RNA sequence: GCCCUUAUAAUUCAAUGGAUAGAAUACAAGCUUGCGGAGCUUGAAAUAGAGGUUCGACUCCUCUUAAGGGCA
Numbered sequence: 001g002c003c004c005u006u007a008u009a010a011u012u013c014a015a016u017g018g019a020u021a022g023a024a025u026a027c028a029a030g031c032u033u034g035c036g037g038a039g040c041u042u043g044a045a046a047u048a049g050a051g052g053u054u055c056g057a058c059u060c061c062u063c064u065u066a067a068g069g070g071c072a
Stems, first nucleotide, its partner, number of pairs: 001071007010025004018055001027043005048064005
């Protein structure tokens, strides 16, 4: 220098172009308990950035950023 892959919640992962982006762990509150833990209920929390295509984009296209890999 060229090519490929990946980027979603604090963490690990889902989501065929179409219902309010879902779950587990963790966190907060409540119930329970003599206290804690466990259990139950509830809550907060995310699509790397910009642009484009589309009636509709996490998804498709372009550029950038970051990480990983291959060739030279």
Predicted 3D model of a 72-nucleotide RNA (transfer RNA) from a Minisyncoccota bacterium. The same sequence occurs in records of 5 taxa. Model confidence (mean pLDDT): 80 of 100.